The RNA shown here (c-di-AMP riboswitch aptamer (ydaO/yuaA leader)) has 143 nucleotides and comes from Streptomyces griseorubiginosus. RNAcentral holds the sequence, with entries from MGnify. Lineage of the source: Bacteria > Actinomycetota > Kitasatosporales > Streptomycetaceae > Streptomyces. The coordinates come from a structure-prediction model, not an experiment, and the mean pLDDT is 79. It matches the Rfam family "c-di-AMP riboswitch aptamer (ydaO/yuaA leader)". Rfam links the family to the GO terms cyclic-di-AMP binding and regulation of gene expression.
RNA sequence: CGCCGAAUUCCGCAAGGGAACCGGGGAACCACUACUUGGGGUGAAUCGCUCGUGGACCGCCGUGGCAGCACGGCGGGUAUACGCGCGUAGGAGACCUUCCUGCUCCGAACCCGUCAGCUAACCCGGUAGGCGAGAAGGAAGGA
Numbered sequence: 001c002g003c004c005g006a007a008u009u010c011c012g013c014a015a016g017g018g019a020a021c022c023g024g025g026g027a028a029c030c031a032c033u034a035c036u037u038g039g040g041g042u043g044a045a046u047c048g049c050u051c052g053u054g055g056a057c058c059g060c061c062g063u064g065g066c067a068g069c070a071c072g073g074c075g076g077g078u079a080u081a082c083g084c085g086c087g088u089a090g091g092a093g094a095c096c097u098u099c100c101u102g103c104u105c106c107g108a109a110c111c112c113g114u115c116a117g118c119u120a121a122c123c124c125g126g127u128a129g130g131c132g133a134g135a136a137g138g139a140a141g142g143a
Stems, first nucleotide, its partner, number of pairs: 001132004008019004020127006030117001038115001039112004047087003051083003057076008090106004095142007
């Protein structure tokens, strides 16, 4: 200097406060009528397949015990958790917006706690982190 992102900025010694931006809750009207297989939210970050590990659980065997049972071994193991990989909804890519073609990258994480449709008034909260990879071309309109 630039990119992703709401995550910037001002005052103040500090505590804290303001602006701007972002998110959630919350009437009427409207919408929805099964709602524990819990559900919902932030975020682009969902869904599917393969493999592996763990594993509630089931069966068999052995040992101990009067017994309930405990321990060990073997086999199975829907669902589920985690991980590798391959795809994928979706998202980003250098003045801005829309469209077309193409390439690269991302496709995480976390929160609420049985509760949330929309939503005026009103209420609550956030302003962190990460990156320096480069692939752009075309059409239209702006600055």